[in-house]
RNA sequence: GCUCCCGUAGUUUAAUGGAUAAAACAGCCGCCUCCUAAGCGACCAAUAUGAGUUCGAUUCUCGUCGGGAGCA
Numbered sequence: 001g002c003u004c005c006c007g008u009a010g011u012u013u014a015a016u017g018g019a020u021a022a023a024a025c026a027g028c029c030g031c032c033u034c035c036u037a038a039g040c041g042a043c044c045a046a047u048a049u050g051a052g053u054u055c056g057a058u059u060c061u062c063g064u065c066g067g068g069a070g071c072a
Base pairs, nucleotide, nucleotide: 001071002070003069004068005067006066007065010025011024012023013022018055027043029041030040031039048064049063050062051061052060
């Protein structure tokens, strides 16, 4: 330099064009308990970024950024 793959809560994964972006673990608060753990309930928290297509984009297209693999 070329080609390909991946970027979603703190972490691990869903959502494959229809919207309130879902869950588990973690965090925090409450209930329960003599206390802790477990259990139950509530809260916090995310689509890497810019443009395009579309009535509508996490999803499709292009660029940029970051990570990985292969070739030279």